Context: one part of a larger RNA
RNA sequence: CUCGGGUGAAGGAACUCGGCAAAAUGAUACCGUAACUUCGGGAGAAGGUAUGCCCCGACAAUGUGAAGUCCCUCGCGGACGGAGCAGUAAGGGGUCGAAGAGAAUUGGUGGCUGCGACUGUUUACUAAAAACACAGCACUCUGCAAACACGAAAGUGGAAGUAUAGGGUGUGACGCCUGCCCAAUGCCGGAAGGUUAAUUGACGGGGUUAGCCCUUAUGGGCGAAGCUCCUGAUCGAAGCCCCGGUCAAUGGCGGCCGUAACUAUAACGGUCCUAAGGUACCGAAAUUCCUUGUCGGGUAAGUUCCGACCUGCAGGAAUGGCGCAACGAUGGCCACACUGUCUCCACCCGAGACUCA
Numbered sequence: 001c002u003c004g005g006g007u008g009a010a011g012g013a014a015c016u017c018g019g020c021a022a023a024a025u026g027a028u029a030c031c032g033u034a035a036c037u038u039c040g041g042g043a044g045a046a047g048g049u050a051u052g053c054c055c056c057g058a059c060a061a062u063g064u065g066a067a068g069u070c071c072c073u074c075g076c077g078g079a080c081g082g083a084g085c086a087g088u089a090a091g092g093g094g095u096c097g098a099a100g101a102g103a104a105u106u107g108g109u110g111g112c113u114g115c116g117a118c119u120g121u122u123u124a125c126u127a128a129a130a131a132c133a134c135a136g137c138a139c140u141c142u143g144c145a146a147a148c149a150c151g152a153a154a155g156u157g158g159a160a161g162u163a164u165a166g167g168g169u170g171u172g173a174c175g176c177c178u179g180c181c182c183a184a185u186g187c188c189g190g191a192a193g194g195u196u197a198a199u200u201g202a203c204g205g206g207g208u209u210a211g212c213c214c215u216u217a218u219g220g221g222c223g224a225a226g227c228u229c230c231u232g233a234u235c236g237a238a239g240c241c242c243c244g245g246u247c248a249a250u251g252g253c254g255g256c257c258g259u260a261a262c263u264a265u266a267a268c269g270g271u272c273c274u275a276a277g278g279u280a281c282c283g284a285a286a287u288u289c290c291u292u293g294u295c296g297g298g299u300a301a302g303u304u305c306c307g308a309c310c311u312g313c314a315g316g317a318a319u320g321g322c323g324c325a326a327c328g329a330u331g332g333c334c335a336c337a338c339u340g341u342c343u344c345c346a347c348c349c350g351a352g353a354c355u356c357a
Stems, first nucleotide, its partner, number of pairs: 001352008010343002014341001019338001027051005036041001038173001052095005062086003068080004072075001096100001108336007115328002120132002136171007148157003174323004179253003184250002186246005193241003204230005211222004254272005281315001282312001293309005
């Protein structure tokens, strides 16, 4: 020096990102116990008192229940009976020590607040959480050979179930609530019109040539049928266009200017745009850039914390909004107790390292 343990004057978190670690609390009985609350809780809230041994209490109480006696329905029966054994409270008296739950085991507590209701689940080996799940809520699909899923198929799951059932999606106990927009995208419904595939192949055109015509005898022109190439009129469903519905479907939810008898502000007015212009509630917030916003509280002193304000860069209603008792190896802040965390280190016990043998 490293590791494990012990003690410590005065102070007591001044340490530190942070009371990390340590200390403290701790058992049983009794007394007593706040806000809040979903009336269950909170609660072991908090806070206190007692605790050894001896005697009395004491033949305590109480428990168990033998022998014996009696009864009858004669049984592994009932009634009485109390021996023996076990066994101690309240209360009272005494006694020893510094100390009586004498060791070991054995909650630290309280206050404010964020998030998640809760018990659960998770990154086996750096993350246990505010993430996932959850009961509850809502939408949607599915009439049974169900929807859906696996599988070229047979078939199987769903389900030996049947809409109080099953699948999918979102939200996430409970309480109060969940506003406006269907223009876009999606889904559902509609079928008049427009467009439209394969299909059908009208008309037209090209190639070839049996034949015909011309001819300078080399050739030139016309050309039916058939075969073939091109063009593509017409027929033609769903879909799309179109017309409606639907937001707990995907999503979205404005700008400028003026105005009141101090000033300031603007209930009010004007104007432009939009599908509609953000309602309740919340708000410098797990969201606030400016920002350590401003005010209040707490501290001698507070970028954190709590309560307000609202100027919301860029909250907002099942991508749920706002509350909320209980709960949490959850995040932030404060206090009491307690301490070697620290001021500031010292010593002791052990195990190593190291030196020597």

This is a predicted structure of a 357-nucleotide part of an RNA (large-subunit ribosomal RNA, domain IV) from Halisarca caerulea. NCBI's taxonomy places the organism under Eukaryota, Porifera, Demospongiae, Verongimorpha, Halisarca. The prediction has a mean pLDDT of 87. Its Rfam family is "Bacterial large subunit ribosomal RNA".